The RNA shown here (FMN riboswitch aptamer (RFN element)) has 145 nucleotides and comes from Pontibacillus salipaludis.
It matches the Rfam family "FMN riboswitch aptamer (RFN element)". Rfam describes the family as follows. The RFN element is a highly conserved domain that is found frequently in the 5'-untranslated regions of prokaryotic mRNAs that encode for flavin mononucleotide (FMN) biosynthesis and transport proteins.
Model confidence (mean pLDDT): 77 of 100.

[in-house]
RNA sequence: UAAUUCCUUCGGGGUCGGGUGAAAAUCCCAACCGGCGGUGAUCAAGCUUCGUCUUGCUAGCCCGCGACCCGCAGAGUAUGCUCUUGCGGUUGAUUUGGUGAGAAACCAGAGCCGACGGUUAAAGUCCGGAUGGGAGAAGGAAUAG
Numbered sequence: 001u002a003a004u005u006c007c008u009u010c011g012g013g014g015u016c017g018g019g020u021g022a023a024a025a026u027c028c029c030a031a032c033c034g035g036c037g038g039u040g041a042u043c044a045a046g047c048u049u050c051g052u053c054u055u056g057c058u059a060g061c062c063c064g065c066g067a068c069c070c071g072c073a074g075a076g077u078a079u080g081c082u083c084u085u086g087c088g089g090u091u092g093a094u095u096u097g098g099u100g101a102g103a104a105a106c107c108a109g110a111g112c113c114g115a116c117g118g119u120u121a122a123a124g125u126c127c128g129g130a131u132g133g134g135a136g137a138a139g140g141a142a143u144a145g
C1' cells in the first nucleotide's frame, strides 16, 4: 500500500403567511426540503521540484445505489405467519442564456420531481411501520504477502 474477515461508532431535511370550508400543514395562492457513492473542463493548496503530478472542494432532476413495494429461494415457526438471509423485478424529475476549446456539474434565469398505510378533505413536509432498515462514512483489530 492493497486484499479478506471481524469489531465499534456514525449514518435525512422540510408548510412562514393567507384563501375556501363543518372539517385541509392534504385542495388553492404561497413557503420550505434535498440521503449515499461516482463524475468534477473550474477553483484552492502542495512540491523528491512545476507535471498529461498529488490532495481537497461544487449535481434532488448525468451514471449507479439505498429506503418502500412485488416474486422466487432459503431460514425460523406457536403452521397463522415471520425474517435483520440470497437472487431477481419495480423505483421520480431539466431546460434556456452566459463564459469557454469543451458545460449533464460553474454563473444567471425559468421549470420539474418526490414510496406505502392513515387522516372529519386528496400529504415530498403531519401521524405510523421506524428506539426499524440502510446506500455508505470514520476509526480499530486479525490474517497472508
Base pairs, nucleotide, nucleotide: 003143004142005141006140007139008138009137010136017029018028019027031125032124033114034113035065036064037063038062043056044055045054046053047051060112061111069089070088071087072086073085074083075082076081094110095109096108097107098106116128117127118126